[in-house]
């Protein structure tokens, strides 16, 4: 970023599994994606602990990269 081309990823869902839970992972499955690769660095969004304790706040921990943004790499080669 194209009315290319070769490729690549897998949403939801459903079956096994680990987790305290957000959720991962593994096979099925395709809604989609020019980075839908990779990093938890800044937000933001979720979960647990926990003080308080009508209830809210501030802390710890951990999740999510297919929420946005920031590094880092990679296919092609029309305009």
């Nucleotide at each position: 970023g194209a009315a290319a081309a070769a490729c690549g990823c897998a949403a939801a869902c459903c079956a096994g599994u680990c987790g305290u839970g957000a959720g991962g992972c593994u096979g099925g499955g395709a809604c989609g994606c020019a980075a839908a690769g990779c990093c938890a660095u800044g937000g933001g969004u979720c979960a647990g602990c926990g003080u308080g304790u009508a209830g809210g706040a501030a802390g710890c921990u951990g999740a999510c990269c297919g929420c946005c943004a920031g590094g880092c790499u990679a296919c092609c080669g029309a305009a």

Overview
A computed fold for a 79-nucleotide RNA from a soil metagenome, annotated as c-di-GMP-I riboswitch aptamer. The prediction has a mean pLDDT of 82. The RNAcentral record of the sequence draws on MGnify.